Transfer RNA from a Lachnospiraceae bacterium, 72 nucleotides, folded computationally.
Rfam family: tRNA. By type it is a transfer RNA. About the family: Transfer RNA (tRNA) molecules are approximately 80 nucleotides in length.
Its mean pLDDT, the model's own confidence on a scale to 100, is 80.
[in-house]
RNA sequence: UGGGCUAUAGCCAAGCGGAAAGGCACAGGACUUUGACUCCUGCACUCGCUGGUUCGAAUCCAGCUAGCCCAG
Numbered sequence: 001u002g003g004g005c006u007a008u009a010g011c012c013a014a015g016c017g018g019a020a021a022g023g024c025a026c027a028g029g030a031c032u033u034u035g036a037c038u039c040c041u042g043c044a045c046u047c048g049c050u051g052g053u054u055c056g057a058a059u060c061c062a063g064c065u066a067g068c069c070c071a072g
Stems, first nucleotide, its partner, number of pairs: 001071007010024003018055001026042005048064005
């Protein structure tokens, strides 16, 4: 320098145009003498950033940023 892949909650991770599942963790509650276990509830409309397309974008397009891989 060129090409490819990845970026979603504190962590892991689904979603592939109609507004974000699940698990762990965390917070509150029930149970218990206490704790653990178990159960219930809650927890991301700035989905890396900026624009564009669309009635509607995490999703499609362009640029940029960061990380990883390949080639030179």